[in-house]
Context: one part of a larger RNA
Molecule: large-subunit ribosomal RNA, domain IV
Organism: Salibacteraceae bacterium
Order: sequence, then C1' cells, then structure tokens
RNA sequence: UCAUGGCUAAGGAACUAGGCAAAAUCGCCCUGUAACUUCGGGAGAAAGGGCGCCUACUUCGGUAGGCCGCAGUGAAAAGAUCCAGGCGACUGUUUAACAAAAACACAUGGCUUUGCUAAAUCGAAAGAUGAUGUAUAAGGCCUGACACCUGCCCGGUGCCGGAAGGUUAAGAGGUGGGGUUAUCCUUCGGGAGAAGCUCUAAAUUGAAGCCCCGGUAAACGGCGGCCGUAACUAUAACGGUCCUAAGGUAGCGAAAUUCCUUGUCGGGUAAGUUCCGACCUGCACGAAUGGUGCAACGAUCUGGAUACUGUCUCGGCCAUGAGCUCG
Repeated sequence: UCAUGGCUAAGGAACUAGGCAAAAUCGCCCUGUAACUUCGGGAGAAAGGGCGCCUACUUCGGUAGGCCGCAGUGAAAAGAUCCAGGCGACUGUUUAACAAAAACACAUGGCUUUGCUAAAUCGAAAGAUGAUGUAUAAGGCCUGACACCUGCCCGGUGCCGGAAGGUUAAGAGGUGGGGUUAUCCUUCGGGAGAAGCUCUAAAUUGAAGCCCCGGUAAACGGCGGCCGUAACUAUAACGGUCCUAAGGUAGCGAAAUUCCUUGUCGGGUAAGUUCCGACCUGCACGAAUGGUGCAACGAUCUGGAUACUGUCUCGGCCAUGAGCUCG
C1' cells in the first nucleotide's frame, strides 16, 4: 500500500450520476392499524408495549409477590418504513457467459380461414401432423386483467363479391403471301407455273387476370389551409373562401411523445434543468399499430420523507491475509 473484518468524538447524505456500499429494522406474544379498493385486499400497514431468574398458588393456560444486571428472542440466526408519480394488470418467460426490463407470454376481446379426404403445415410421393378432434373445433393475424369507451374516411393499397362491356395467352381457324417444280412459253439470257410437300400468316373464336361495378378499416393506412369579425384591449361562439376520400370526435396533453424549453403558474427546498399539480401555444398525443383510468403486484424506473449510519466533513485506531525490506 492492497484485500477482508471490527471500532470511532461532533455532525448526519453535507458524499455521489444515484444513500452505491454500510448501518439500521428483524423472532414470538399483546394492543392497534389510514388513504384507497375490483370489498378479496391494502396489512406484518403505520405506531406502541412485553420477553430473564426465584417462591407460592394453579383450571397447568397462567396469576401474585420478590430478585439481579447497562443490557432478559442477554451469543448466533430472523422485514427498514412511509408519501407521490411513470410503465406493465397480475404469477410467469427472456439475450447459457455485459441487458431481467417498460421487452415476450398471459387470461380477455376482435377480425379472418376451415363442413371434414377440413383449412393450415411437412414431404418428390406414399404418407404424416392437425385429430382418433368436428365450428363451444382447428389454423392465421391483432389486442392484452378489470372499468368507461373505441369517433370520421373505402380516394390509394389489400381482401371479398359481381359479371354487361373493353383488353388478353396457348389452342382452334386458314383469307393471303413465299419456297420447291410436272408442264408450258422463249429473243435460249430467261419467264409463267397446277397438284403435292413446305415456310409464313389476316379476319374470326378463345379463360383467369387487369380495366370496370360494388362492399370492407378491431384490413394496410389517413384524419387540412387562408382571411375577417363582439361597445377598452385581447380572444373569436360567428362569417367568407380554397382544397380533400375524410379533415382528429371522446379522452389525455411540455407527456417514456414538447424542438424553442430550465415554457408559464402553483407546491415542495434557504436555494429544485429533476419531481408533483395545473395551463394548452400538441415542432411531431389520440382511440384494439387501442384511448383514458385503475385496487393489487414489481430484485422495474423517477421524486420526496423518517430512521440509520465512516458515503462524507476528515480522518484515526485495531485484527487477519497479501505485498514490501532483510535473511
């Protein structure tokens, strides 16, 4: 000096990103126990008191009297608690070895597919799973207890339905054209050219799809701008105008979302970029990509308080081990 323990005057978080670490609480019995609440909880809430030994009695549970110490669950072992908020309802699961969470799952809710040789999945097939199940079933997708709710838009994309018309493949069809040449003509250079074979090919016909016509948002998604106006001012219930498929409803809101921003006001502090309550000017919340609440729960995150302490003011001492020096 390091590691691991123990003690420490006065103060008591002034330390620090942060009470990290340590201290404190701790067992059993009795009293007592708030807000809130889904009436189960919260709750071991909180806050208090008792605990040893001896004698007598005893219904054997205790009761009464006495005694000692600083200290009686006499050592060890054994919750710290409260207040407020965010997120996730909960128990659970997860990155074997840097992340345990607000992520995943979940019960609940919804949409959708599937009538059984089911859909879906694996396989080249046979076959198998689904399921020795049968729509109160099985698969896919989303949401995520519960309470109150879940607004408007089908123009785009997707899906479903429709079939009149347009477009449209192979195929069918075979008008026409080319090649070849038996033959014919010839100025001997060449020209015409049936049938057959062959190359090509128009009209016409020809399904789904697409165009088209409807439906569908707990499908993917989307949910405006400018100008004016009230007898102080300010603001605009109101009016005008442009655009759109429709212009964001309820609720919430400087938020896990707010750039400007340490917004403004209030609370808490002597002093508060964090925190809590409001306001609304929402850069860029918003309704199952769920919205807003919410008791209980959480090795979750944030702020505050009590107790407690060597975290600190600010250090000191001791023990054990290691290191160091000498051997």